[in-house]
RNA sequence: CGUUUAGGUAGAGGUUGCGCGUCUCAUAAGUAGGAUAUUGGAUGUAUCAGGUACAGUUGAAGAUAUCUGAAAGGGUGAAGCGCCGAAAGAUGGAUUUUCCCUGAGAUUUCCAUCUUGGGCAUAUGGUUAAUAGCCAUAUGACUGUCAUCUUUAUUUUAAAAAUAUUGAUGGAGAGCUAUCACGAAA
Numbered sequence: 001c002g003u004u005u006a007g008g009u010a011g012a013g014g015u016u017g018c019g020c021g022u023c024u025c026a027u028a029a030g031u032a033g034g035a036u037a038u039u040g041g042a043u044g045u046a047u048c049a050g051g052u053a054c055a056g057u058u059g060a061a062g063a064u065a066u067c068u069g070a071a072a073g074g075g076u077g078a079a080g081c082g083c084c085g086a087a088a089g090a091u092g093g094a095u096u097u098u099c100c101c102u103g104a105g106a107u108u109u110c111c112a113u114c115u116u117g118g119g120c121a122u123a124u125g126g127u128u129a130a131u132a133g134c135c136a137u138a139u140g141a142c143u144g145u146c147a148u149c150u151u152u153a154u155u156u157u158a159a160a161a162a163u164a165u166u167g168a169u170g171g172a173g174a175g176c177u178a179u180c181a182c183g184a185a186a
Base pairs, nucleotide, nucleotide: 001183002182003181007180008179009178010177011176014084017083018082019081020080022078023077025075033068034067035066036065037064038063039062043055044054045053046052047104048103049102050101051100087116088115089114090113091112092111093110094109097106098105117143118142120140121139122138123137124136125135126134127133145171146170147169148168149167152164153163154162155161
């Protein structure tokens, strides 16, 4: 100096790094649903469409009044666990659930390819009960790392070089630092 099984091992970025489940609290919401009464007078239900099935003049949907009345997802906080492509997203394939069937949609898990260093703010769009949160794109400064140039100081007779430090520009995680193994050169 190199390593394509992108060689092995160990680390750093952040006190708002990433993810997982448990507990707690609020929101969801006096909502959905249920019961009763009045009114109404033919439709309604199974995610959407078609089919099929069921309920309905022994009164459907809707409306009004009274009584009753949730939950999931997402979120706050606490402790814990797994980690540093942590993880997230897009596409494709397989697969789970949503169903009575078909198609579509949504949804669970796995694999492959591609994109993103990280968090934050703003805007647009999507999702959602939501101005919370999450996702995508763009912009902005911040931050860590490496490279190039540069300011200052130390070591040095001086230069070069090394260490620390100031600033600017640029790149990407298959990266960066340390170390081991293997190979090559001096």

Lysine riboswitch aptamer from Acetitomaculum ruminis DSM 5522, 186 nucleotides, folded computationally. The RNAcentral record of the sequence draws on Rfam.